RNA sequence: GAAUUCCCCCUUAGAGUUUGAUCCUGGCUCAGGACAAACGCUGGCGGCGUGCCUAACACAUGCAAGUCGAACGAGAAUCGCCGGAUAGAGGCUUCGGCCAAUUGAAUGCGAGGACAGUGGCGGACGGGUGAGUAAUGCAUGAGCAAUCUGCCUUGGAGUGGGGGACAACAGUUGGAAACGACUGCUAAUACCGCAUGAAGUUAUCGGAGGGCAUCCUCUGGUAACCAAAGAUUUAUCGCUCUGAGAUGAGCUCAUGUCUGAUUAGAUAGUUGGCGGGGUAACGGCCCACCAAGUCUGCGAUCAGUAGCCGGACUGAGAGGUUGAACGGCCACAUUGGGACUGAGAUACGGCCCAGACUCCUACGGGAGGCAGCAGUGGGGAAUAUUGGGCAAUGGGCGCAAGCCUGACCCAGCAACGCCGCGUGAAGGAAGAAGGCUUUCGGGUUGUAAACUUCUUUUAUCAGGGACGAAAACGAUGACGGUACCUGAAGAAUAAGCCACGGCUAACUACGUGCCAGCAGCCGCGGUAAUACGUAGGUGGCAAGCGUUGUCCGGAUUUAUUGGGUGUAAAGGGCGCGUAGGCGGCGAGGUGUGUCAAGUGUGAAAUCUCCGGGCUCAACCCGGAAAGUGCGCUUGAAACUGCCUUGCUCGAGUCUGGGAGAGGGAAUCGGAAUAUAGGGUGUAGCGGUGAAAUGCGUUGAUAUCCUAUAGAACACCGGAGGCGAAGGCGGAUUCCUGGAACAGUACUGACGCUGAGGCGCGAAAGUCGGGGGAGCAAACAGGAUUAGAUACCCUGGUAGUCCCGACCUUAAACGGUGCACACUCGAGGUAGGCCCUUUUCACCGGGCCUGUCUCUUAGCUAACGCGUCAAGUGUGCCGCCUGGGGAGUACGGCCGCAAGGCUAAAACUCAAAGAAAUUGACGGGGGCCCGCACAAGCAGUGGAUUAUGUGGUUUAAUUCGAAGCAACGCGAAGAACCUUACCAGGGCUUGACAUCCUACUAACGAAGCAGAGAUGCAUUAGGUACCCUUCGGGGGAAGUAGAGACAGGUGGUGCAUGGUUGUCGUCAGCUCGUGUCGUGAGAUGUUGGGUUAAGUCCCGCAACGAGCGCAACCCCUAUUGUUAGUUGCUACGCAAGAGCACUCUAGCGAGACUGCCGUUGACAAAACGGAGGAAGGUGGGGACGACGUCAAAUCAUCAUGCCCCUUAUGUCCUGGGCUACACACGUAAUACAAUGGCGAUCAACAGAGGGAAGCAAAGCCGCGAGGCAGAGCGAACCCCUAAACAUCGUCUCAGUUCGGAUUGCAGGCUGCAACUCGCCUGUAUGAAGUCGGAAUUGCUAGUAAUCGCGGAUCAGCAUGCCGCGGUGAAUACGUUCCCGGGCCUUGCACUCACCGCCCGUCA
Repeated sequence: GAAUUCCCCCUUAGAGUUUGAUCCUGGCUCAGGACAAACGCUGGCGGCGUGCCUAACACAUGCAAGUCGAACGAGAAUCGCCGGAUAGAGGCUUCGGCCAAUUGAAUGCGAGGACAGUGGCGGACGGGUGAGUAAUGCAUGAGCAAUCUGCCUUGGAGUGGGGGACAACAGUUGGAAACGACUGCUAAUACCGCAUGAAGUUAUCGGAGGGCAUCCUCUGGUAACCAAAGAUUUAUCGCUCUGAGAUGAGCUCAUGUCUGAUUAGAUAGUUGGCGGGGUAACGGCCCACCAAGUCUGCGAUCAGUAGCCGGACUGAGAGGUUGAACGGCCACAUUGGGACUGAGAUACGGCCCAGACUCCUACGGGAGGCAGCAGUGGGGAAUAUUGGGCAAUGGGCGCAAGCCUGACCCAGCAACGCCGCGUGAAGGAAGAAGGCUUUCGGGUUGUAAACUUCUUUUAUCAGGGACGAAAACGAUGACGGUACCUGAAGAAUAAGCCACGGCUAACUACGUGCCAGCAGCCGCGGUAAUACGUAGGUGGCAAGCGUUGUCCGGAUUUAUUGGGUGUAAAGGGCGCGUAGGCGGCGAGGUGUGUCAAGUGUGAAAUCUCCGGGCUCAACCCGGAAAGUGCGCUUGAAACUGCCUUGCUCGAGUCUGGGAGAGGGAAUCGGAAUAUAGGGUGUAGCGGUGAAAUGCGUUGAUAUCCUAUAGAACACCGGAGGCGAAGGCGGAUUCCUGGAACAGUACUGACGCUGAGGCGCGAAAGUCGGGGGAGCAAACAGGAUUAGAUACCCUGGUAGUCCCGACCUUAAACGGUGCACACUCGAGGUAGGCCCUUUUCACCGGGCCUGUCUCUUAGCUAACGCGUCAAGUGUGCCGCCUGGGGAGUACGGCCGCAAGGCUAAAACUCAAAGAAAUUGACGGGGGCCCGCACAAGCAGUGGAUUAUGUGGUUUAAUUCGAAGCAACGCGAAGAACCUUACCAGGGCUUGACAUCCUACUAACGAAGCAGAGAUGCAUUAGGUACCCUUCGGGGGAAGUAGAGACAGGUGGUGCAUGGUUGUCGUCAGCUCGUGUCGUGAGAUGUUGGGUUAAGUCCCGCAACGAGCGCAACCCCUAUUGUUAGUUGCUACGCAAGAGCACUCUAGCGAGACUGCCGUUGACAAAACGGAGGAAGGUGGGGACGACGUCAAAUCAUCAUGCCCCUUAUGUCCUGGGCUACACACGUAAUACAAUGGCGAUCAACAGAGGGAAGCAAAGCCGCGAGGCAGAGCGAACCCCUAAACAUCGUCUCAGUUCGGAUUGCAGGCUGCAACUCGCCUGUAUGAAGUCGGAAUUGCUAGUAAUCGCGGAUCAGCAUGCCGCGGUGAAUACGUUCCCGGGCCUUGCACUCACCGCCCGUCA
């Protein structure tokens, strides 16, 4: 626009940041636009604009207001006329002189008009600035019946006749000057009388009309009063009075116009009146008198700030901010005051006075006012030329010519802003070079450049050349030889700035190493920085680009449009009630608000639209629209207001019977406690976790009787009742407030809310007076504790109680203001009433009122609320606007005080916060498990030794591992080697790998030097593969050389891979789809049972699935079968035979809660039993979910980056890793009789190993061992048992225990046992007599105990990994310790309680 809805058009954009994650609240920050800007870097041209925002600070110098002789006197230079002085060519001459052109003085007259003066007009405009001013201002709109108005326009009337002065001037005179004084002369459109004069003014008497109260207009009579100026070129211009207009000004009113109440009262000419004065005019404007008013919560007064507006910026708009430039108004002119003149001023370039400042001075006295234009100093982050011209526009004067004009028009300076243009265009891949980077292949810069062709805007040069200026002709251009046009040459003269982690378009390299630095917010930087610096590249804008500042926006973050207040900030502690706001159902009137139409105004410029002019644009011109406002006139009457009138449902009154810890006062009661008196009675009582302080033999506690005192009222008693809240609880009486119900008689909107105000207001506290049993701050003592100014105990004072008076605050909470209406239900409870019951009492049903629980819709960020709303609406009030500072300071009010009420800012942070979610945690709860505890056995911790670690030492004592989960660990074996460490001696393409060139085969003994590496010897000796056309070639090897490179047990396990430990063999960890939730997430996985187990069953908005559990694999226990040599033997031995047995190793069987019974829910399963070699996973092993610990390892290995390169590489000798005041861990051996020793040498294994090996028999040695070597590459041979058993001895001792330490003598391995090996014999014979606090392992063939084997290894085992022999005890049970699993709860933790966090100190 359209209108019933639909519909069409226009407009409205967000992001980062609180968390482990989510949603919300909420602040901070960013992206946009603008600027009279400034700063940094950079800078080609033109047009149009703009340019002291600060010191209304001070100003040198020049200019910015004059003009008129057609008002007047005088009048210089000069000119003209009259005049004719003087001079006088020439002529004549009587020579005395005369005539005389010419020259032209003085005087006078006239023209002329400088300078100054009288007079007129203008200096009140134009120009500047914004100090003051919150209203004597401004804006808008009215009014003046209360006014003025020069010049101008248009009417009417007039302009007659006189007079006296003062400047100038002259003279005298004062002063330095500025400036005067006196005397004298003089003119006028200067000044003053007189005349005339109404339509003017005043007074008065009438008439007519009108209005708005005073009054106004028109008209008639009478009286009084007031004018004038001339000039002239004769066209005119002036002058006086008066009417009207126009313009300008003055005054009045209404509305609007910043902040603060931590400014609440202000005011004596104040408010009004009568009378007067004054003014152009109204008015306390001024004065005398009278009255006591006036303004103010709708904010007076005071304080702060500020010129106001049209407009400008921003915004979707509503708004917010602003008032430079242009325009209107106001105010000001060095500061303050004052008047004069004038039409107009209380006067920027006038006067007077005072102040400050500056200047001159002869010191007596004078002069000045840039907030005019330039300019100077100063201030400041910061703002221009001491330019040209009156040609245009405009102004003043003049009849005019004209003069004046820093108004104005132009030029200059400044990227200060806006707008436009350019810095070249097309082609051009060898994708050049260079740069950067790279995975070394390349990529990128990049068609970019070079190169070819073309163009010439701009800049430069040359030629032409305006409009702006003319309205009769002519004259007149500062800008300006400018704009513009034409031509010339040549890519020639012209690109920077910022950014590149996210927001936000754009990424790499190097350097740096929490340093240097960046940063608008979040945040980057601690050795691999897209975030710092540089470079390359890229993005953005562009003669500019960034930064800073300010304003609006985004911010719906002050919310009218358009917010909130249970828990995030926010409901007043509660009531009564004033102002105010809002208000039920009808009728009539009015027309306040409201609506409509018309009209006036809303200046121009600006904005918008249309059109036009500069080449376009900016800019300029014209027209329209708009300016949402205000006024006036007319109309409408629904709603609102007001007036009148009626109504009853809101509200109130009345009557009735009931309920109640409602309030106040008085009286009474019993239980308990304490105290006192008396009796009984005796040693304790009391108190605590345990104690002690305390009380008690002067008799407590206990018990009985009696008395006294104060305070509080058990049971009933209840999410019950009452009250506005605070609050109210023994009983009775008196006084008293309120509510509910029923009846429906009365009033007739009387109502709701309520800023200020007033009252009430727990506890504690204060004052005065009482009271004081119990309790109990402070205080004392006892405990607890590291301490304990606490918790516990024993005492105990204020206080608690009463009366009176203060205080006025609470988590004064339902954290929810009051009132009213409406909106599904279910269940309880309290009061009243109704129905039913013949009546009464129950039960049941219904209505009203209160109170409580659950819930629908709806709401909510969620939690939750849900007819008692936090739902849907209306009215009114209080309060909130990020956290901290702070409910604090200051001020005010209140209080006796304590303190209360009101209530900031500086500064600081980027959050603070609400609800809910996942986890972790809890000296929270529930359930469950584990050698976790308990019950047991053996130990460790004490001794000696071994070994590892710490520490210390050292040239080095290489390195790593660090609670459990490092410490007999890496290391399954350091004398050299290993070896990485230290000292010394060497080598430098290297001890090791690849490539190139040259040469040569290579290699190289004995010997010599040296610690060795190594060197000499070395011309000794010595000889290799394949092909061959026999010339040679190829590959390999060595030597030498050059460089690429090798090498590193150097660093980083917090750059990594791989591997490993640990929680933990704990039962958990997840996913898909669906469902629920705004979402993070939840559900599944929780629940009831059960299990070793998220094992299984049942239930269930879940249904399924995966990784884990279990099973599948190995060993072992039984057996069948097959096969049997090296095994076995029912063969006396051997040979041989055989394969029953033992055994070996292949394939099978067997165990599955399968069967029975009981329990269980008819399940899963549990318990018991049978059978069986084995019974409920039979016993072991391997196997380790998602993940945690930045766990361990760069020294197994691999590897990024960094570092070393005649050394941090490599070779060698020696040393070290073995040190030794000490501390710790892990073991061995013991302390003895369950034993030691001796004898019998008398028994019985398993699993392994063996050729540079295991080694038998035999011999030697006390022994370690030696000689020797059969057999065996192994079911064949060898290594190969001990504890046990039997007998004897020892008899409880530091021993016949124990064996350390040490001496001597030996053995073995090995180049080599000094540092630094193992073993033997003999001698020596240490500590130790069972181990403090504390602490470890183990549930059955286990612990304990006994020996054996193997790996490593030349040698070296108390360690490690295995093997068998003998072979126990105990488990009631889950309260507690530790660890773990599930559910739940709290939470300010999430780096997750080794958390977070508070205070003090530094």
The RNA shown here (small-subunit ribosomal RNA) has 1402 nucleotides and comes from an uncultured bacterium. The sequence is in RNAcentral, with records from ENA and SILVA.